About this RNA
This is a predicted structure of a 105-nucleotide RNA (Glycine riboswitch aptamer). Of the family's consensus pairs, 90% are formed in the model. Its Rfam family is "Glycine riboswitch aptamer". Rfam links the family to the GO term glycine biosynthetic process.
RNA sequence: AUGAUGCCUGCGGGAGAGACCCAAUUUACGGGCGCCGAAGGAGUAAAGUUGCCGGCCGCUGCCCCGGCAGCUGAAACUCUCAGGCAAAAGUACCGCAGGAGGACG
Numbered sequence: 001a002u003g004a005u006g007c008c009u010g011c012g013g014g015a016g017a018g019a020c021c022c023a024a025u026u027u028a029c030g031g032g033c034g035c036c037g038a039a040g041g042a043g044u045a046a047a048g049u050u051g052c053c054g055g056c057c058g059c060u061g062c063c064c065c066g067g068c069a070g071c072u073g074a075a076a077c078u079c080u081c082a083g084g085c086a087a088a089a090g091u092a093c094c095g096c097a098g099g100a101g102g103a104c105g
Stems, first nucleotide, its partner, number of pairs: 007099007018033001020032003034085003040081001041079003047072009
């Protein structure tokens, strides 16, 4: 002296789905039915890898091929645990500014 991924803060943008019914009632909360996916969480395709079995081989080993089991393995896909279904708030994600940090050079 360059200043990555990711993290924190502020500002701006930011969807979906019943202002459902009953009781109580300012709201939240209780019960019932119906829904949403973009807080968070969970699942996994190709591929890679390990072990076993079989094939190939005069035998063993290696390579190659096939099968079985396990592990790693992405999401805006899926689940709906959590969360949400007027407004408000919040939300993954995007842009700008700043902060710490320090991968690479």